[in-house]
RNA sequence: UGGUUAUCAAGAGUGAACGAGAGUACUGGCUCUAUGACUUCACAGCAACCUACCUGAACAGGUAAGGUGCUCCCUCCAGCAAAGCAAAAUUUGCUUUGAAUGAUAACGA
Numbered sequence: 001u002g003g004u005u006a007u008c009a010a011g012a013g014u015g016a017a018c019g020a021g022a023g024u025a026c027u028g029g030c031u032c033u034a035u036g037a038c039u040u041c042a043c044a045g046c047a048a049c050c051u052a053c054c055u056g057a058a059c060a061g062g063u064a065a066g067g068u069g070c071u072c073c074c075u076c077c078a079g080c081a082a083a084g085c086a087a088a089a090u091u092u093g094c095u096u097u098g099a100a101u102g103a104u105a106a107c108g109a
Base pairs, nucleotide, nucleotide: 001109003107004106005105006104007103008102013043014042015041016040017039021032022031023030026079027078028077029076044071045070046069048068049067050066051064052063053062054061055060080098081097082096083095084094085093086092087091
């Protein structure tokens, strides 16, 4: 780097440094941001996956926090399709579901 599987409506901040954008491809929205966002470091926390232990026939559940990860807004929302509803008049909006995309973990190439 790309591949497979699983999960993604919950959860979890303080201090310091830096100094302008950031929200993980693009677009349109929306949100955060000089009352300092983003990023980095330290400590702390959360518990998604792996791991350890316990219950269990199994699916699964609980505890811990060792390895990754995470700690504004549902993966921030939508961008494709299907169904339904409403207004309108052949279009628009809303809701639900699925897909796609993205992220994380594990596995192997």

A computed fold for a 109-nucleotide RNA from Paraliobacillus quinghaiensis, annotated as SAM riboswitch aptamer (S box leader). It matches the Rfam family "SAM riboswitch aptamer (S box leader)". Its family is annotated with regulation of gene expression in the Gene Ontology. About the family: The SAM riboswitch is found upstream of a number of genes which code for proteins involved in methionine or cysteine biosynthesis in Gram-positive bacteria.